[in-house]
RNA sequence: AACGGCCGUUCGGGAGAGAAUCAGAUUUAGCUGUCAGCGCUCAGCUAUCAGGUCGCCGAAGGUGCAAGGGGAUUGGCUCCGAAACUCUCAGGCAAAAGGACCGGACGGGCGCA
Numbered sequence: 001a002a003c004g005g006c007c008g009u010u011c012g013g014g015a016g017a018g019a020a021u022c023a024g025a026u027u028u029a030g031c032u033g034u035c036a037g038c039g040c041u042c043a044g045c046u047a048u049c050a051g052g053u054c055g056c057c058g059a060a061g062g063u064g065c066a067a068g069g070g071g072a073u074u075g076g077c078u079c080c081g082a083a084a085c086u087c088u089c090a091g092g093c094a095a096a097a098g099g100a101c102c103g104g105a106c107g108g109g110c111g112c113a
Base pairs, nucleotide, nucleotide: 006108007107008106009105010104011103012102013101018054020053021052022051024049025048028047029046030045031044032043033042055093056092057091061089062087064085068080069079070078071077
């Protein structure tokens, strides 16, 4: 004392699984029909919102524990203990958003050959 590990910001990449189904809200919205015309009502369709039911996913977050270690102890107790494993609480299952992780840039910065 450089690069790198580490932290922050930013940009890029980034998987999986039903655009499931049921009923509702019109004092949510739009379109069409009915009408001489307008409004209302009714019906259908689309979108939106919030629910129920079944199926499914794992890569925000969260749960659990192996080796090993500590304590206690002649008992089979207790604590710590990783993950992309596990569970599926949360979240998600068209797009959007999110997304572990990876890469680039910038900034900070411990220690060291």
This is a predicted structure of a 113-nucleotide RNA (Glycine riboswitch aptamer) from an Anaerolineae bacterium. Its mean pLDDT, the model's own confidence on a scale to 100, is 77. Taxonomically the source falls in Anaerolineae (Bacteria, Bacillati, Chloroflexota).